[in-house]
RNA sequence: GGACAGUCUACGCUGAAUUCUUGGAGAAAGAAGCGGGGGAACCAAGUUUCUGGGGUGAAUCCUGAGAAGUCGAAGCUAAUUCGUCGAUUUUCCAGGUAGGGUUAACUUUCAAUCCGAACCCGUCAGCUAACUUCGCAAGCGUAGAAAGGGAAAGU
Numbered sequence: 001g002g003a004c005a006g007u008c009u010a011c012g013c014u015g016a017a018u019u020c021u022u023g024g025a026g027a028a029a030g031a032a033g034c035g036g037g038g039g040a041a042c043c044a045a046g047u048u049u050c051u052g053g054g055g056u057g058a059a060u061c062c063u064g065a066g067a068a069g070u071c072g073a074a075g076c077u078a079a080u081u082c083g084u085c086g087a088u089u090u091u092c093c094a095g096g097u098a099g100g101g102u103u104a105a106c107u108u109u110c111a112a113u114c115c116g117a118a119c120c121c122g123u124c125a126g127c128u129a130a131c132u133u134c135g136c137a138a139g140c141g142u143a144g145a146a147a148g149g150g151a152a153a154g155u
Stems, first nucleotide, its partner, number of pairs: 011141004018032005033136006043126001052124001053121004061096004066091008099115005106148005
């Protein structure tokens, strides 16, 4: 000097997931704020409800190569066997994709780089005022350029 890892503090990112009060602390409760669900009229839909349906979320959809299961078809067979073909479900791998982030004031453009999951309700829900109900987690560490309109500080 470089790389990696840990701890503390500040700051920042995805996200609704923050702040305050009470409580010896904590648990818990309450308030504000943010977010989600259910729920009239009108409108929509005229139902297609096992091919279940629905919700949060950006996270949908497609292709290819495998594995397993189910159903069907033709042929063969003693056979309900084996193999083949088609459809469908699940899983795994690879690639793409609707869509969604980050690059440190804001907006836009370019460029670069990521994500494209997971979970829940339980046969049931269109929209939806009043009303009602629930949540406030979890996980991380980016810093390239230009234009525009603002704001602040200094002289």

The RNA shown here (c-di-AMP riboswitch aptamer (ydaO/yuaA leader)) has 155 nucleotides and comes from Alicyclobacillaceae bacterium I2511. Of the family's consensus pairs, 92% are formed in the model.